[in-house]
RNA sequence: AUGUUAUCAAGAAAGGCAGAGGGAAUAGACCCUGCGAAGCCUUGGCAACCCUUUUUUCGAUAGUUAUCGAGAUAAAGAAGGUGCUACGUUCUACUAGUAUUAACAAUAUUAGAAAGAUAACGG
Numbered sequence: 001a002u003g004u005u006a007u008c009a010a011g012a013a014a015g016g017c018a019g020a021g022g023g024a025a026u027a028g029a030c031c032c033u034g035c036g037a038a039g040c041c042u043u044g045g046c047a048a049c050c051c052u053u054u055u056u057u058c059g060a061u062a063g064u065u066a067u068c069g070a071g072a073u074a075a076a077g078a079a080g081g082u083g084c085u086a087c088g089u090u091c092u093a094c095u096a097g098u099a100u101u102a103a104c105a106a107u108a109u110u111a112g113a114a115a116g117a118u119a120a121c122g123g
Stems, first nucleotide, its partner, number of pairs: 003121006013043005021032003026093004044085003049081002051077004055072007089115001094112007
């Protein structure tokens, strides 16, 4: 790297350098951008995946307590590791429905899949 699991409708700034693109890929649409895109640096902030404590279940030791290990849920925390800090993962594409329609088409909408992003595990 491939892979497994979980989450993805919420949340969150400013300054400096820089100088034309950016929103994953392909296609379409829509949006942001010289009132400064991408990228880099500094200081903040958001989140709570890893982390810490408490609650709780099971097992072992001990046999009054208690200690250790494994797991689950919820709450709190914030030193660290990451991540994020416009628009639902910006929207659609694939499958199966629902409503409107005599039916098709079209529009709206629901669930799932695929792909992507992030974290942990694994390698």
The RNA shown here (SAM riboswitch aptamer (S box leader)) has 123 nucleotides and comes from Flavivirga aquimarina. Of the family's consensus pairs, 94% are formed in the model. Model confidence (mean pLDDT): 76 of 100. It matches the Rfam family "SAM riboswitch aptamer (S box leader)". Rfam's curators write: The SAM riboswitch is found upstream of a number of genes which code for proteins involved in methionine or cysteine biosynthesis in Gram-positive bacteria. The sequence was found by an Rfam model in a public genome assembly. NCBI's taxonomy places the organism under Bacteria, Flavobacteriia, Flavobacteriales, Flavobacteriaceae, Flavivirga.